[in-house]
Model confidence (mean pLDDT): 75 of 100. Bacterial large signal recognition particle RNA from a Christensenellales bacterium, 267 nucleotides, folded computationally. Lineage of the source: Bacteria > Bacillati > Bacillota > Clostridia > Christensenellales. The gene name in the source record is ffs. The sequence is in RNAcentral, with records from ENA. Its Rfam family is "Bacterial large signal recognition particle RNA". It is annotated as a non-coding RNA gene. Its family is annotated with signal recognition particle, plasma membrane targeting and SRP-dependent cotranslational protein targeting to membrane, signal sequence recognition in the Gene Ontology.
RNA sequence: CCGCGCUAGGCGGGGAGAUAGCGGUGCCCUGUACCUGCAAUCCGCUACAGCAGGGCUGAAUUCCUACUCUGAGGUCGUCGUUUGCGGGGUCAGAUCCCGGUAAGGAGCGUUGAGCGUUGGGUCCCGUGCAAUCGGACGCUGUGAACCAUGUCAGGUCCUGACGGAAGCAGCAUUAAGCGGAUGUUCCGAUGUGCCGCGGGGAAGCCUGAAAGGAGCCACCUGCCGGAGUGUCGCCCGGGGGCGCUCGCUCGAGGAGUGGGUGCGCGG
Repeated sequence: CCGCGCUAGGCGGGGAGAUAGCGGUGCCCUGUACCUGCAAUCCGCUACAGCAGGGCUGAAUUCCUACUCUGAGGUCGUCGUUUGCGGGGUCAGAUCCCGGUAAGGAGCGUUGAGCGUUGGGUCCCGUGCAAUCGGACGCUGUGAACCAUGUCAGGUCCUGACGGAAGCAGCAUUAAGCGGAUGUUCCGAUGUGCCGCGGGGAAGCCUGAAAGGAGCCACCUGCCGGAGUGUCGCCCGGGGGCGCUCGCUCGAGGAGUGGGUGCGCGG
C1' cells in the first nucleotide's frame, strides 16, 4: 500500500418551559436524518446522565474536534406605537350641574318696557237661579169569580094572588197594584253652568284702567365664582399585540481551512 472480516462511533439538531440537574413524550424553529414499547395530576436516569429490545452503516468527503465567515429562529431587556385593566377630583384642563354678570347674537318693546298703584276673573265658603236626575200631584190606559159599588138575565126564596127579598154570571164605574206620554205646580240631590248675590283671599297666573316714559329677557355664545363626578384628556401602576429600532444571550443549518482516531488475518 492492497484484500477480507470485526469493533468504537453514527443513524438528526436547537429554543423556551418544566426539573435539584440530564434526557424523552408535548409546544416552537430548522430540516428529512431506523423500527417497536413507556411517558405531563408524567416516563426513565445521576454529571459518563433516557430506559428496554431489534435493525442498518461503519475507520473515513461520511465518526470526533478546533478556528473563521454566514445564519433560520427563540428568551430577556430598552425604545416607539397600539389596545384594554386597576387607582387618582386640593389635576393650573375639559364635560355635566348651580349661582352671578350682561360684551355679542336671538326675542319682546313708543301699536308703550320694567317698578309701583288699583279693579276684576281664576281659588274658597254661604246662598239663589237654570239644567239634569228622582219622587209627589194632575191627565190617561189597564185593573176585583167571592171577602168594592151600580144594574142585576137565568135561576133561588117568601106570598092564594098582587107583589117583594137576597143575589151568581155578564156589563159599567172604581180601590190597591202595574204602565204611558206630558207639565204655567211642589219636594229633594249634584264631579252640570261663557248664571246672579254676599263674604274671604298669603302667593302665583290671566285681564282691564290711570299715571309714567325706555328698557326687559338670560334662550345661545362669552366672562367670573362654587360644588361634585373617574365621561374625555392628564398622572401613577402593571398587562397584551406589532415593529426588530437597539442591546445581551442561546443557537439549528451552510461554506471554508485544518487536526485527531482502532483491532484481527492474509498478501